[in-house]
Molecule: transfer RNA
Organism: uncultured Bacilli bacterium
RNA sequence: GCCAAUUUAGCUCAGCUGGUAGAGCAGUGCAUUCGUAAUGCAAAGGUCGAAGGUUCAAAUCCUUUAAUUGGCA
Numbered sequence: 001g002c003c004a005a006u007u008u009a010g011c012u013c014a015g016c017u018g019g020u021a022g023a024g025c026a027g028u029g030c031a032u033u034c035g036u037a038a039u040g041c042a043a044a045g046g047u048c049g050a051a052g053g054u055u056c057a058a059a060u061c062c063u064u065u066a067a068u069u070g071g072c073a
Base pairs, nucleotide, nucleotide: 001072002071003070004069005068006067007066010025011024012023013022019056028042029041030040031039049065050064051063052062053061
């Protein structure tokens, strides 16, 4: 230099042919216990790497760009 993949909650990851974003773990509160752990219940936590475009509507499609990983030279 070229090609490909990945980027979504604190962490690990889903998210279908565009219809308004979820799970597990962690953290918080409550219940249970003499107390802790474990268990159960509840709530909270996101402008989906960034910018722009298309669309009534974009995590999803298009363009540019950043980071990480792998391959080729």